[in-house]
This is a predicted structure of a 75-nucleotide RNA (transfer RNA) from a Gemmatimonadota bacterium.
RNA sequence: GCCCCCAUCGUCCAACGGCUAGGACACCACUCUUUCAAGGUGGAGAUAGGGGUUCGAUUCCCCUUGGGGGUACCA
Numbered sequence: 001g002c003c004c005c006c007a008u009c010g011u012c013c014a015a016c017g018g019c020u021a022g023g024a025c026a027c028c029a030c031u032c033u034u035u036c037a038a039g040g041u042g043g044a045g046a047u048a049g050g051g052g053u054u055c056g057a058u059u060c061c062c063c064u065u066g067g068g069g070g071u072a073c074c075a
Stems, first nucleotide, its partner, number of pairs: 001071007010025004018055001027043005048064005
C1' cells in the first nucleotide's frame, strides 16, 4: 500500500429497515435493616463523525477517524 472485520449508556451485551433504542452490573435517590451488605421501588445515562438511498436508517451504500486481523514490497 491492498483486503477483511469491529465501533450502541461508565462496563458488558441486545434491538426483521418501523413501539418512546432494551437488559444486566455499576452510579444516584428513596425504602428495608440497630448499622453495613444483600433485597425492594424509582431515576439519570449511548447508536464514532460527515454524506447518500428510503415514507422511515443503530440496521443498507460511500468517505473520514479509531481499533483488530490478513497479505505484498520485485528488479

Rfam family: tRNA. Rfam classes the family as a transfer RNA.
Its mean pLDDT, the model's own confidence on a scale to 100, is 82.